Molecule: Bacterial RNase P class A
Organism: Alphaproteobacteria bacterium
RNA sequence: UCAGAUGGCCGGAUGGCCCCGGGACGCCGCGCAAGCGGUGUGUCGAGGAAAGUCCGGGCUCCACGGAGACACGGUGCCGGUUAACGGCCGGCGGGGGCGACCCCAGGGAUAGCGCCACAGAAAUGACACCGCCUAAGACCCUAAAGGUCCGGCAAGGUUGAAAUGGUGCGGUAAGAGCGCACCGCGUCUCAGGUAACUGAGGUGGCACGGCAAGCCCCACCGGGAGCAAGACCAAAUAGGGACGGCACGUAACGCGUUUCCGCGUAGCUGUCCGGGUCGGUCGCGCGAGGUGUGUGGCGACACACAUCCCAGAGGAAUGGCCAUCGCCCGCAUUAAGCGGACACAGAACCCGGCUUACAGGCCAUCUGACGCU
Numbered sequence: 001u002c003a004g005a006u007g008g009c010c011g012g013a014u015g016g017c018c019c020c021g022g023g024a025c026g027c028c029g030c031g032c033a034a035g036c037g038g039u040g041u042g043u044c045g046a047g048g049a050a051a052g053u054c055c056g057g058g059c060u061c062c063a064c065g066g067a068g069a070c071a072c073g074g075u076g077c078c079g080g081u082u083a084a085c086g087g088c089c090g091g092c093g094g095g096g097g098c099g100a101c102c103c104c105a106g107g108g109a110u111a112g113c114g115c116c117a118c119a120g121a122a123a124u125g126a127c128a129c130c131g132c133c134u135a136a137g138a139c140c141c142u143a144a145a146g147g148u149c150c151g152g153c154a155a156g157g158u159u160g161a162a163a164u165g166g167u168g169c170g171g172u173a174a175g176a177g178c179g180c181a182c183c184g185c186g187u188c189u190c191a192g193g194u195a196a197c198u199g200a201g202g203u204g205g206c207a208c209g210g211c212a213a214g215c216c217c218c219a220c221c222g223g224g225a226g227c228a229a230g231a232c233c234a235a236a237u238a239g240g241g242a243c244g245g246c247a248c249g250u251a252a253c254g255c256g257u258u259u260c261c262g263c264g265u266a267g268c269u270g271u272c273c274g275g276g277u278c279g280g281u282c283g284c285g286c287g288a289g290g291u292g293u294g295u296g297g298c299g300a301c302a303c304a305c306a307u308c309c310c311a312g313a314g315g316a317a318u319g320g321c322c323a324u325c326g327c328c329c330g331c332a333u334u335a336a337g338c339g340g341a342c343a344c345a346g347a348a349c350c351c352g353g354c355u356u357a358c359a360g361g362c363c364a365u366c367u368g369a370c371g372c373u
Base pairs, nucleotide, nucleotide: 001369002368003367004366005365006364007363008362009361010360012325013324014323015322016321017320018319020045021044022043024041025040026039027038028037029036030035047344051355052354054353055352056351057350058349059226060225061224062223072222073221074220075219076218077091078090079089080088081087092106093104094103095102096101107217108216112215113214114211115210116209129157130156131153132152133151137149138148139147140146165183166182167181168180169179170178184206185204186203187202188201189200190199191198192197230282231281232280233279240273241272242271243270244269245268246267252265253264254263255262256261289308290307291306292305293304294303295302296301326342328340329339330338331337
């Protein structure tokens, strides 16, 4: 210098004027008051993702005596971290890259069931299409050679994602873990490690194909719904209840067995009570909080101290203009200049993650190649 890897940060800047939302204070008006309205001052006013709503929690209500079982859902190497997690950190194993580094739904296939397309002889009780052999046995042949039968084999070829250990030597009629060495695999012992796992030695001649993002088994976790949660205040109208007043024809109905008689209901109206609706208030932002420093830890993170207060609307504010600068695009170009644009996107109960979108830019560490000293 070029090409990369990983981690982190910023995401237009400054100033002026005006507007909008929140809370504080002052003044004015109304009101008995609580408070409401107006106005002024100063102050605060979007994000790294506010997004998707995919996980995990706080908070709220509902359900629930405790424990267990079953069903359903989720998670799945090991250790740590955390309020919790499917997040994060560190490690292990496997795979990729020359490398920095990256990727992995990564428990169990001797609990059982199921599946393994096409091709192929054979796809799991493995198999014999092409092929290899004729030692032993029988026959043809006088005999040998040769041939036929009875057989032996799985080395080589062929198919496939996968063919029942691999390579080499020996061995054999040809072959074969048939024997041996190394590798792989199983198993045992020892050593290291908290563990996943790793290493060494012995042993077994190989028995154990693959798929659990098929059912299933094992271990662990999980009650449901969500701020339109939920709590409080509470109008008009209609309807409900309690106590009265008026009306009182007693016609009707009911009750006191029946007549008489009495009581109640049905009408109008007053006061009070309770539930819901419109509306209003709270929930609503001091929090698993931010920043800085120190300590412990490889790290995620934890602890201590100091410091800061940092949106709370609710049909919903966060905007506009001007100037200078920055960056990009276009025109022009020696230069000066002119015009345009400013990524993705935008709170609504809150927090921790994940994922997705994103113009442009910055920083740190590391790797490879080339060159120079």